[in-house]
Molecule: Bacterial RNase P class A
Organism: uncultured Enterocloster sp.
RNA sequence: AGCAGGCCGGAUGGCCGCUGCCGCGCAGACGAAAGGGCGCGGGAGAGGAAAGUCCGGGCUUCACAGGGCAGGAUGCCAGAUAACGUCUGGCGAAGGCGACUUCAGGGACAGUGCAACAGAAAUAAACCGCCGUCCUUUGGACGGUAAGGGUGGAAAGGCGGUGUAAGAGACCACCGCCCGGCUGGUAACAGACGGGGCACAUGUAAACCCCAUCCGAAGCAAGACCGAGCAGGAGGCAUAUGGCGGCCCGUCAGCCUCCGGGUAGGUUGCUUGAGGCUGCUGGCGACGGCAGUCCUAGAUAGAUGGCCAUCCAAGACAUAACCCGGCUUACAGGCUUACU
Numbered sequence: 001a002g003c004a005g006g007c008c009g010g011a012u013g014g015c016c017g018c019u020g021c022c023g024c025g026c027a028g029a030c031g032a033a034a035g036g037g038c039g040c041g042g043g044a045g046a047g048g049a050a051a052g053u054c055c056g057g058g059c060u061u062c063a064c065a066g067g068g069c070a071g072g073a074u075g076c077c078a079g080a081u082a083a084c085g086u087c088u089g090g091c092g093a094a095g096g097c098g099a100c101u102u103c104a105g106g107g108a109c110a111g112u113g114c115a116a117c118a119g120a121a122a123u124a125a126a127c128c129g130c131c132g133u134c135c136u137u138u139g140g141a142c143g144g145u146a147a148g149g150g151u152g153g154a155a156a157g158g159c160g161g162u163g164u165a166a167g168a169g170a171c172c173a174c175c176g177c178c179c180g181g182c183u184g185g186u187a188a189c190a191g192a193c194g195g196g197g198c199a200c201a202u203g204u205a206a207a208c209c210c211c212a213u214c215c216g217a218a219g220c221a222a223g224a225c226c227g228a229g230c231a232g233g234a235g236g237c238a239u240a241u242g243g244c245g246g247c248c249c250g251u252c253a254g255c256c257u258c259c260g261g262g263u264a265g266g267u268u269g270c271u272u273g274a275g276g277c278u279g280c281u282g283g284c285g286a287c288g289g290c291a292g293u294c295c296u297a298g299a300u301a302g303a304u305g306g307c308c309a310u311c312c313a314a315g316a317c318a319u320a321a322c323c324c325g326g327c328u329u330a331c332a333g334g335c336u337u338a339c340u
Stems, first nucleotide, its partner, number of pairs: 001340002004337005010311007018045002021042006030035001047317001051328002054326005059219004071215005076090005091105001092103004106210002111208002113204003127149002129145007157175002160172003176198001177196004182191003223268004230261001232259006241253004275294008312315001
């Protein structure tokens, strides 16, 4: 200097607040109830991404005999895992002196589509050149030729030789490709051997498509429970009673009990979990096993903030809302390990 990881992400003290929890006390004035109120003390209180909401799973409700169509996702091999499109270890290809990095990495004889420009020609070939023959010879016509030039990302394996009029897998060696069994490997694959002149004759499937595998839908405002008022139903009572009014007349309303769907409201779901740490242990590793130990926000208009002092390297990106595993994206600065 580089390369691959891991960890931290202002510190200490004081004061004033905010949200749960525990204890004690006060008030019983809010509410039908459940619950709620006030004060004091104690203790707890955001992240590595809490973010994007892109995958996967738990949980919940609905749906569901089985199969198919449509749609979506994934795509070398083996493993890890609750599961994955994630991770680990390999294989192959490409890049780098190297540590290491990147790859949607199945199929282009099932079919369809597309390939601009340039170029004679893009799946079909003769523009120049080379060679042969002929002619009316500064040249032209016909034929052969893909070795050379030129165009292009790509021109019907590469390179050297034999061969030939000149050429050409036409033939030969090596390399590549295809086929076959053999050896090693769980496998992807690798190696050596034998055969085939290679007409299966370009590329493209994050183009349609084909093949294989997987996928029911919606989401905590999911859902469960309690439940005033009020609509409704049943039973009982009664011409009394209540409101308006001083009284009468008048006018309005029946009253009580039970059932009941469920609104407001409340409770729950809710945070102890595929959990963290330490030790031993299996595995190259992702990860697993055993033992011990720890408890670490739970709001519902939504709390974690403000001020002061001291210090330093002068503080970035960003604030939980059912919970986990990942991915992606943002991030001042600092610490640390292995390797080149």